[in-house]
Model confidence (mean pLDDT): 84 of 100. A computed fold for a 71-nucleotide RNA from an uncultured Bacteroidota bacterium, annotated as transfer RNA. The sequence was found in a public genome assembly. Its Rfam family is "tRNA". The family's RNA type in Rfam is transfer RNA.
RNA sequence: AGGGGCAUAGUUAAAUGGUAUAAUGACGGUCUCCAAAACCGCUGUUGGGAGUUCGAUUCUCUCUGCCCCUG
Numbered sequence: 001a002g003g004g005g006c007a008u009a010g011u012u013a014a015a016u017g018g019u020a021u022a023a024u025g026a027c028g029g030u031c032u033c034c035a036a037a038a039c040c041g042c043u044g045u046u047g048g049g050a051g052u053u054c055g056a057u058u059c060u061c062u063c064u065g066c067c068c069c070u071g
Stems, first nucleotide, its partner, number of pairs: 001070007010024004018054001025043001027041004047063005
């Protein structure tokens, strides 16, 4: 320099253009002499910008960051 992939909750990951989910974590409760485990409840999320569309995590462009390949 050229090509490709990835970016979603504190963390790890789902989601065929139609109400963003789960696990774990945090918090509260039940249980227990206390704690752990278990159970119940609750909390919180689409990297920035623009475009297409009635509607975008999803499609397009661009920027940023990380990884891989070629030379």